[in-house]
RNA sequence: CCAGACGGCCGGGCGGUCGCGGGCGCGUGCAAGCGCGUUCGAGGAAAGUCCGGGCUCCACGACGACAUGGCGGCGGGUAACACCCGCCGGGGGCGACCCUAGGGAUAGCGCCACAGAAAGCAAACCGCCGGCGCUUGCGUCGGCAAGGGUGAAAGGGUGCGGUAAGAGCGCACCGCGUGCCUGGUGACAGGGACGGCAUGGCAAGCCCCGCCAGGAGCAAGACCGAAUAGGGAUUCCGCGCCGGCCAUUGAGCGAUCUUUGGCAGGUAGGGCUGUCGUAGGCCUGAGGAGUCCGGGUAGGUCGCGAGAACCGGCCCGCGAGGGUCGGUCCAGAGGAAUGACCGCCGCGUCCGACGCUUGCGUCGGGCGGCACAGAACCCGGCUUACAGGCCGUCUGGUCCC
Numbered sequence: 001c002c003a004g005a006c007g008g009c010c011g012g013g014c015g016g017u018c019g020c021g022g023g024c025g026c027g028u029g030c031a032a033g034c035g036c037g038u039u040c041g042a043g044g045a046a047a048g049u050c051c052g053g054g055c056u057c058c059a060c061g062a063c064g065a066c067a068u069g070g071c072g073g074c075g076g077g078u079a080a081c082a083c084c085c086g087c088c089g090g091g092g093g094c095g096a097c098c099c100u101a102g103g104g105a106u107a108g109c110g111c112c113a114c115a116g117a118a119a120g121c122a123a124a125c126c127g128c129c130g131g132c133g134c135u136u137g138c139g140u141c142g143g144c145a146a147g148g149g150u151g152a153a154a155g156g157g158u159g160c161g162g163u164a165a166g167a168g169c170g171c172a173c174c175g176c177g178u179g180c181c182u183g184g185u186g187a188c189a190g191g192g193a194c195g196g197c198a199u200g201g202c203a204a205g206c207c208c209c210g211c212c213a214g215g216a217g218c219a220a221g222a223c224c225g226a227a228u229a230g231g232g233a234u235u236c237c238g239c240g241c242c243g244g245c246c247a248u249u250g251a252g253c254g255a256u257c258u259u260u261g262g263c264a265g266g267u268a269g270g271g272c273u274g275u276c277g278u279a280g281g282c283c284u285g286a287g288g289a290g291u292c293c294g295g296g297u298a299g300g301u302c303g304c305g306a307g308a309a310c311c312g313g314c315c316c317g318c319g320a321g322g323g324u325c326g327g328u329c330c331a332g333a334g335g336a337a338u339g340a341c342c343g344c345c346g347c348g349u350c351c352g353a354c355g356c357u358u359g360c361g362u363c364g365g366g367c368g369g370c371a372c373a374g375a376a377c378c379c380g381g382c383u384u385a386c387a388g389g390c391c392g393u394c395u396g397g398u399c400c401c
Stems, first nucleotide, its partner, number of pairs: 001397010012345007020041009043372001047383002050381005055217004068213005073087005088102001089100004103208002108206002110202003125148002127144008156174006175197001176195003180191004221302004231293007240267003244263004250257002269284005307329001309328008346370001347368010
């Protein structure tokens, strides 16, 4: 210098003017409010709402079982996790490093397309070998599974021996299985022994094993609480008369009388028609007024931000992280403030001029709401989006000393 791997960080800066939301102070005002000053005011993802918690209410004796859902190598971290760290096994890369849903297939069921002779209590298409027959390269009977062919997968692999040809048929090594020894907390690794090979694959099909889960969510929930309407208690005033119908109580052998309640009506009375008199009309004709209590609604207050907080030092740990000391206070909310303009600088891009090392430098000018994106109960994660840029460690290659 070229190509790459991993980790961390930034996400335009400074100034001015005018605004917006919260807190505090001062002035003014009975208060509501208004004015002035001061201070704070989005993110690394505030996003998706996918996991795990805090908090709140509801349910529930305890333990267990069943169902459903989730998780699944080992050890650790954490409040917890499906997160993180370290390690093991498997796969990829020359390498730095990356990927990994990674329990069980002798508990059972199911499936294995196409191709192929045969795909699960294996099978023989082409072949190889032997016998017999004959038209001497075919037929038939038998043996074989080494070679070819099909397939994602064909009942271990390589080699030697063996054989008519072959075959774990025999042997060595590798693989596999069973038990042993050594190392490791462990997943596992290494070693040697035995077994001739039995037990194909799929559990991201059902299933089995182990572990974890009660439900709903800040519109959770708690407190205060009008006006109007309705409910309850109580006080005061009023509730006259007449028959009719229905139900009901009692008396009577019965006609009938009587008690209570309801329905519709007439009338006295009351009100309105400005006042009075006369005549009339309409409404009402049994409820009205006051005080107190309780529930709910509107509305208000809390929940609501000093915490699994942030920054720095030291100690422990490979690390995730933990401990301790010091410092800091850092938005709050409610349909929702966090904005606009200007100047200078930075960045990107375009144009022109000049210089030339021909794709860079200098000068001048134009453009850009300068990438993704906007908190709403809070926190830890994961995932997704992101212009441009910075830093560190490491790998492979090339050149020079």